[in-house]
């Protein structure tokens, strides 16, 4: 240089007819304990890499670009 594959909460990832942004840990708070852990119950946290385009509507489809792995030269 080429080709796949990823990139969606702090981390790890779910997301099929294109119309609700979520799990699980984590962290906050209460409740249980003599106190901690655990354990209930509840909370707070998202420009969905970016930039443009389809479309009535886009995490999802299309194109560019970034950043990462794999292969190939």
């Nucleotide at each position: 240089g080429g080709g796949c594959c990823g990139u969606u909460a702090g981390c790890u990832c779910a997301g099929u007819u294109g119309g609700g942004a979520g799990a699980g840990c984590a962290c906050c708070a209460g409740c249980u304990c003599g106190a901690c852990a655990a354990g209930c119950u509840g909370g707070g946290g998202g420009u969905c890499g970016c930039u443009g385009g389809u479309u009535c509507g886009a995490g999802c489809c299309c194109a560019g670009c970034a950043c990462g792995g794999c292969c190939c030269a």

Annotation:
Predicted 3D model of a 73-nucleotide RNA (transfer RNA) from a Thermoleophilaceae bacterium. Model confidence (mean pLDDT): 83 of 100.